Context: one part of a larger RNA
Molecule: large-subunit ribosomal RNA, domain I
Organism: Pseudomonadota bacterium
RNA sequence: AGCAUACGGUGAAUGCCCUGGUAUUGAGAGAUGAUGAAGGACGUGGAUAGCUGCGAUAAGCUUCGGGGAGCUGCUAAACGAGCUGUGAUCCGAAGAUUUCCGAAUGGGAAAACCUAUUAAAGUAAACCUUUAAUACUGCCAGCUGAAUACAUAGGCUGGCAGCGUGAACGAAGGGAACUGAAACAUCUAAGUACCUUCAGGAAAAGAAAUCAACCGAGAUUCCCCUAGUAGUGGCGAGCGAACGGGGAACAGCCUAAACCGUACAUGCUUAUAGCCGGUAGGCGUUGUAUGUGCGGGGUCACGGGGCUUUUCAGGUGUUUCUACCGAAACACCAGUGAGUUACAAAAGGCCGAGCGAGUCGAACUGCCUGGAAAGGCAGACCAAAGACGGUGAUAGUCCGGUAGACGAAGCGAGGUCUCUCACGGAAAGUCCCCAAGUACCACGAGACACGUGAAAUCUUGUGGGAAUUUGGGAGGACCAUCUUCCAAGGCUAAAUACUACUCAGUAACCGAUAGCGUACAAGUACCGCGAGGGAAAGGUGAAAAGAACCCCGAUGAGGGGAGUGAAAUAGAACCUGCAACUGUAUGCUU
Numbered sequence: 001a002g003c004a005u006a007c008g009g010u011g012a013a014u015g016c017c018c019u020g021g022u023a024u025u026g027a028g029a030g031a032u033g034a035u036g037a038a039g040g041a042c043g044u045g046g047a048u049a050g051c052u053g054c055g056a057u058a059a060g061c062u063u064c065g066g067g068g069a070g071c072u073g074c075u076a077a078a079c080g081a082g083c084u085g086u087g088a089u090c091c092g093a094a095g096a097u098u099u100c101c102g103a104a105u106g107g108g109a110a111a112a113c114c115u116a117u118u119a120a121a122g123u124a125a126a127c128c129u130u131u132a133a134u135a136c137u138g139c140c141a142g143c144u145g146a147a148u149a150c151a152u153a154g155g156c157u158g159g160c161a162g163c164g165u166g167a168a169c170g171a172a173g174g175g176a177a178c179u180g181a182a183a184c185a186u187c188u189a190a191g192u193a194c195c196u197u198c199a200g201g202a203a204a205a206g207a208a209a210u211c212a213a214c215c216g217a218g219a220u221u222c223c224c225c226u227a228g229u230a231g232u233g234g235c236g237a238g239c240g241a242a243c244g245g246g247g248a249a250c251a252g253c254c255u256a257a258a259c260c261g262u263a264c265a266u267g268c269u270u271a272u273a274g275c276c277g278g279u280a281g282g283c284g285u286u287g288u289a290u291g292u293g294c295g296g297g298g299u300c301a302c303g304g305g306g307c308u309u310u311u312c313a314g315g316u317g318u319u320u321c322u323a324c325c326g327a328a329a330c331a332c333c334a335g336u337g338a339g340u341u342a343c344a345a346a347a348g349g350c351c352g353a354g355c356g357a358g359u360c361g362a363a364c365u366g367c368c369u370g371g372a373a374a375g376g377c378a379g380a381c382c383a384a385a386g387a388c389g390g391u392g393a394u395a396g397u398c399c400g401g402u403a404g405a406c407g408a409a410g411c412g413a414g415g416u417c418u419c420u421c422a423c424g425g426a427a428a429g430u431c432c433c434c435a436a437g438u439a440c441c442a443c444g445a446g447a448c449a450c451g452u453g454a455a456a457u458c459u460u461g462u463g464g465g466a467a468u469u470u471g472g473g474a475g476g477a478c479c480a481u482c483u484u485c486c487a488a489g490g491c492u493a494a495a496u497a498c499u500a501c502u503c504a505g506u507a508a509c510c511g512a513u514a515g516c517g518u519a520c521a522a523g524u525a526c527c528g529c530g531a532g533g534g535a536a537a538g539g540u541g542a543a544a545a546g547a548a549c550c551c552c553g554a555u556g557a558g559g560g561g562a563g564u565g566a567a568a569u570a571g572a573a574c575c576u577g578c579a580a581c582u583g584u585a586u587g588c589u590u
Stems, first nucleotide, its partner, number of pairs: 001589009015575001016539002020510002022507007029499002031165002039101003042055003046079001049075003061095006070083003106115003116134007136162009169200001170198005180187001184234001210217002221248005231239002252491003255435001259296010274283002276326006301469001303434003306430007314333007335423005347418005354411002358406003364379005380397002382386001388400003440464008450476001471486005526533002546574001549561004
């Protein structure tokens, strides 16, 4: 020095474990903010470094409800000082307080700081202190008010609203490249990523100027087929429908216009028009045209509506200058119908699932092994409960729970009542209305599965520019016939998308180099001027019973006894404790 055996050191693998994570199901919730948010800074404890909580009333204050013996949060034990059956701590709810920064909003600023004006209070005071108001934008109302007479612009005051934040989902405005085409330019990637604006619990879309095909369907959205079909395409790479069928869910409505009334503005008329019609009497500018606002009316494609005439249809009352006849309108009653998610809209009462602390909640003992019984043996019991977790090893009957049954303050979907709203029909005539710089056309683009193509359809930058039912659009150039629908205004639940958040579960998901970056004082330490990047780090034991006392040592470190414990080679550098590396002893070899 090598090999072997035994016993160690070091080292951390492996095994076992889980207050963490991952995925997903069901239900809920889907906002928040000038009443100052989200997020922070600084404070706040008897002593206080971090976390948590809270805000100068500062690990808290008040009230209501629950609960019932201990309590003063965690790392983190002890001490001190206290609280508590006059019900504390704790749990639920509603309030109060809530520094400074931050949309940040009196002005300013290098966030958490500096500094005003006006009014009020304190005061002898003009200083000082405290309190309140004072940002901008939009809308509404009022008061003022130039050049410039009326006016307008502008100004001031008051009220209401907006602003900022938030994971994904949504709509809109902009909008790449890598890549693929085996290069590359049309094309693709892709209207994707990304930027911006805006909104909601969903959003968007939506009640046919839609499809279809001579039969018919009947708003929108989503899913499965149709179908990788028809098409499109340097006919390359690729892109890629619809009709129709089957499902989910279903809901329909309101304006504009014609016409009537009314208010205002402007113009006009004087035979006087006019006052519901007829007759008689009476009144005297109440008239008329245009425009605008408001109310009624009206909303459709087998066209619809208006206006005029005729006809049919509950009751009562009132009004239309007066009387009679007729007509119309209005109000009330009755009847019918509808209603707060659209179609008009508000308030109140009662009931109320559920949420939101909690409450009750069955049934087991003995012996054996062991440190410990839940294990084994023996005999019982409950079960609307044999889910799960804990307890010194594996527990239906020990504990928390579970099935089931109850339940307050507060919130409250929904229901109901009061309430609110609506209520003529038919026929004929008339030819008054039915959304205009629109439809459509040309040129240039974009969207449609469709790349300009035979290119319809949709959108529109520029130019031109219709019609009103004997009308207009569409049916993939265009024309005719036929069919079908009615643009140029608007609203609309559900089925659909998503999950930052809450509750309850589930897993042939992970188990500390895994699983989220984070099971631990983690977006921390640390790095970077900054945007940003970004760790490592879990396990004594059932219980600290965490080793009194003695000895060596430096009043060490560390160790040896003693003691605890089932175990100390479980001793805090603590479960197990592999390998590499390294030692001691013995044997063999050289």